Predicted 3D model of an 83-nucleotide RNA (transfer RNA) from a Candidatus Berkelbacteria bacterium. Its Rfam family is "tRNA". Lineage of the source: Bacteria > Bacteria candidate phyla > Candidatus Berkelbacteria.
């Protein structure tokens, strides 16, 4: 060099082009207990705003499309495989 995989909240990881982030751990309040563990039940991406609610967000930058984590390009890293 070439060839292939993957990169998605604090981690892990799902997702058919059509509410972006189920699940699950973690976290935060509760419930129960003399007190706790376990268990269960609400909530939990970020960033503004008292607040309604608004903006931003699947590695980076573009491109198709009404709609893009998804599909095409280019780069960037982590890994494999080849000489």
């Nucleotide at each position: 060099g070439c060839c292939g995989a993957a990169g998605u909240g604090g981690c892990g990881g799902a997702a058919c082009g059509g509410u972006a982030u189920a699940c699950g751990c973690g976290g935060a309040g509760g419930u129960c207990u003399c007190a706790a563990a376990a268990a269960c039940c609400u909530c939990u991406g970020g960033g503004a705003g008292c607040a309604a609610u608004c903006c931003c967000u699947u590695g980076u930058g573009g491109g198709u499309u009404c709609a893009a984590g998804u599909c095409c390009c280019a780069c960037c890293u982590u890994c494999g495989g080849u000489a």
Its mean pLDDT, the model's own confidence on a scale to 100, is 80. The sequence is in RNAcentral, with records from ENA.